Background:
The RNA shown here (transfer RNA) has 86 nucleotides and comes from a Pseudomonadota bacterium. Rfam family: tRNA. Rfam describes the family as follows. Transfer RNA (tRNA) molecules are approximately 80 nucleotides in length. Rfam classes the family as a transfer RNA. Its family is annotated with triplet codon-amino acid adaptor activity in the Gene Ontology. It was read from a public genome assembly.
[in-house]
RNA sequence: GCCGGUGUGGCGGAAUGGUAGACGCGGUGGACUCAAAAUCCACUGGCAGCGAUGUCGUGUAGGUUCGAGUCCUAUCACCGGUACCA
Numbered sequence: 001g002c003c004g005g006u007g008u009g010g011c012g013g014a015a016u017g018g019u020a021g022a023c024g025c026g027g028u029g030g031a032c033u034c035a036a037a038a039u040c041c042a043c044u045g046g047c048a049g050c051g052a053u054g055u056c057g058u059g060u061a062g063g064u065u066c067g068a069g070u071c072c073u074a075u076c077a078c079c080g081g082u083a084c085c086a
Stems, first nucleotide, its partner, number of pairs: 001082007010025003018066001026044006045056004059075005
């Protein structure tokens, strides 16, 4: 250089054009307990807000589409394969 793969919350990961983060781990609050562990319940991406809610977010920048994590183009990082030179 060429070919292929991967990139999504704190972590593992789901979603194969239609509510992003299912489910699990972790975390926070609560129940139970003398206390703790275990168990159970609720919440848990960022920002703004007392709240209802609004808004942004799938490596980055564009494009297609009513609608993109998903399709197209370019690009960055990492992983694997391969070629050439020395």